[in-house]
Molecule: transfer RNA
Organism: bacterium
């Protein structure tokens, strides 16, 4: 150089074009305990980046950017 794969919470993973993006750990703050752990209850955290299709887009299409892979 060419061609494929994937990119969603701090991490793993889901939503197969329609409901306020779910959910496990994993944080934080509360209860419980004589104190830890365990247990419960509650916040808070995401769609790689521009454009196009569409009445609707995390999801289909271009294009870029990252990761990984094959050939060379």
């Nucleotide at each position: 150089g060419u061609c494929c794969c994937u990119g969603u919470a701090g991490u793993u993973u889901a939503a197969u074009g329609g409901a306020u993006a779910a959910a496990a750990c994993g944080a934080u703050u509360c209860c419980c305990u004589u104190c830890u752990a365990a247990g419960g209850a509650a916040u808070a955290a995401a769609u790689c980046g521009g454009g196009g299709u569409u009445c609707g887009a995390u999801u289909c299409c271009c294009u870029g950017c990252a990761g990984g892979g094959a050939c060379a």